The prediction has a mean pLDDT of 77.
Predicted 3D model of a 383-nucleotide RNA (Bacterial RNase P class A) from a soil metagenome.
Its Rfam family is "Bacterial RNase P class A". Rfam's curators write: Ribonuclease P (RNase P) is a ubiquitous endoribonuclease, found in archaea, bacteria and eukarya as well as chloroplasts and mitochondria. Rfam classes the family as a ribozyme.
The model forms 97% of the base pairs in the Rfam consensus.
RNA sequence: GAGUCGGCCGGGCGGUCGCGCCGGGCGCAGGCCCGGUGAGGAAGGUCCGGGCUCCACAGGGCAGGGUGGUCGGUAACGCCGACCCGGGGUGACCCGCGGGACAGUGCCACAGAAAACAGACCGCCUCGCGUCUGGUACGCGGGGUAAGGGUGAAACGGCGGUGUAAGAGACCACCAGCGCCGCAGGUGACUGCGGCGGCUCGGUAAACCCCACCCGGAGCAAGGUCAAGAGGGGAACCAGCGGUUCCCUGCGCGAGCGAUCGAGGGCGGCCCGCCCGAUGCUCGCGGGUAGACCGCAGGAGGCUGCCGGCAACGGCAGUCCUAGAUGGAUGACCGCCGCCCCGCGCGAGCGGGGCACAGAACCCGGCCUACAGGUCGGCUCAC
Numbered sequence: 001g002a003g004u005c006g007g008c009c010g011g012g013c014g015g016u017c018g019c020g021c022c023g024g025g026c027g028c029a030g031g032c033c034c035g036g037u038g039a040g041g042a043a044g045g046u047c048c049g050g051g052c053u054c055c056a057c058a059g060g061g062c063a064g065g066g067u068g069g070u071c072g073g074u075a076a077c078g079c080c081g082a083c084c085c086g087g088g089g090u091g092a093c094c095c096g097c098g099g100g101a102c103a104g105u106g107c108c109a110c111a112g113a114a115a116a117c118a119g120a121c122c123g124c125c126u127c128g129c130g131u132c133u134g135g136u137a138c139g140c141g142g143g144g145u146a147a148g149g150g151u152g153a154a155a156c157g158g159c160g161g162u163g164u165a166a167g168a169g170a171c172c173a174c175c176a177g178c179g180c181c182g183c184a185g186g187u188g189a190c191u192g193c194g195g196c197g198g199c200u201c202g203g204u205a206a207a208c209c210c211c212a213c214c215c216g217g218a219g220c221a222a223g224g225u226c227a228a229g230a231g232g233g234g235a236a237c238c239a240g241c242g243g244u245u246c247c248c249u250g251c252g253c254g255a256g257c258g259a260u261c262g263a264g265g266g267c268g269g270c271c272c273g274c275c276c277g278a279u280g281c282u283c284g285c286g287g288g289u290a291g292a293c294c295g296c297a298g299g300a301g302g303c304u305g306c307c308g309g310c311a312a313c314g315g316c317a318g319u320c321c322u323a324g325a326u327g328g329a330u331g332a333c334c335g336c337c338g339c340c341c342c343g344c345g346c347g348a349g350c351g352g353g354g355c356a357c358a359g360a361a362c363c364c365g366g367c368c369u370a371c372a373g374g375u376c377g378g379c380u381c382a383c
Stems, first nucleotide, its partner, number of pairs: 001381009011337007019038008040357001044368002047366005052219004059272004064215005069083005084098001085096004099210002104208002106204003121149002123145009157175002160172003176200001178197008223294004231249008251286007264276004301320008338355007
């Protein structure tokens, strides 16, 4: 200097006012005072996994969906860590829809003879016939051949020989690949070495599929409590046939079924099975309420130190409490500073402009996406 990987910050200070929540104090009350605290690394996406709530007491199977090398971590995951294999890179590192093509079915355009137990366009060899005096050459037909050439992304191993009429793993040596056996290392995926052998029987599963493992549903607008309420009943009072107050109960109408041999309903789709169920349940229509409170923040929590582990992470000890709104709070103004850009200046400095992505709404663990500028560190290569 270039590259690669990882972490952090992303405004600060002062002043004047204004907000939400919690705690304490004062006040008859309206309210006031004091203290504490108050948006993120992604709060975004809603892509995964959970906690929690209800269905509901919650089994089995089919279909459907998800993941896909090994071993660990975790509450769990499609996440994280380490490693293996393959590919890229001089390297640090980066990438991988990483099990199976010998279960089956598809597809491989065009070109090419032929794209899967395929195939003969140009060729090579040989026999016969013909042209020619013969030979050579040429043409036709039969047989052998797939080593050479051509086509293509890919053509049924590579290279050197033996052999042959010409060839060919037909055979041989050395390789690569595949299968089997043994040894060593590793928890394992795998790696290394040695031996034997048919000689070699494409690619594609982010095509259908097969295999292994995993999976109830709905969701805080979940779900609870209180109040109110149309109608009905009772009591009391007024006073005149109606009204007021209090208390209790608690929507109205219709339809279906009716008693345990189970109508109807529930359990994501279906089946089995199970459960509720008769003073009742279910379905349909209409009415009232839409208010207050809980859920609502002490957690699979944060921070520090030590120990274990390559790491992810775990254990132990100590310490801390860091929003809970509900038309929705954390803001507005002023000044100074900080950082970045442009212009001027020898310089000190001056002037102007700008300061990223972006706001909790039940809560966590992840992944993905967005981000002006600044800063710290590890490693690699070159000089």